[in-house]
RNA sequence: GUCCCUGUAGUUUAGUGGCAGAACGUUGCGUUCUCAGCGCAAAGACCGGGGUUCAAUUCCCCGUGGGGAUA
Numbered sequence: 001g002u003c004c005c006u007g008u009a010g011u012u013u014a015g016u017g018g019c020a021g022a023a024c025g026u027u028g029c030g031u032u033c034u035c036a037g038c039g040c041a042a043a044g045a046c047c048g049g050g051g052u053u054c055a056a057u058u059c060c061c062c063g064u065g066g067g068g069a070u071a
């Protein structure tokens, strides 16, 4: 350089066009003499730009981060 795969909460991940879910973690409250554990509640995410579409996390293009193959 060329080609392939991949990017969703702090972390690991589900989601094949119509509301973004889960687990762990975090915060608050309760329970406890305290902590842990447990119960309840809350906050928190679609890599960037463009295109297609009534509608895009999802399909297409370019860029970019990560991984791999080739010389």
Base pairs, nucleotide, nucleotide: 001070002069003068004067005066006065007064010024011023012022013021018054026042027041028040029039030038031037047063048062049061050060051059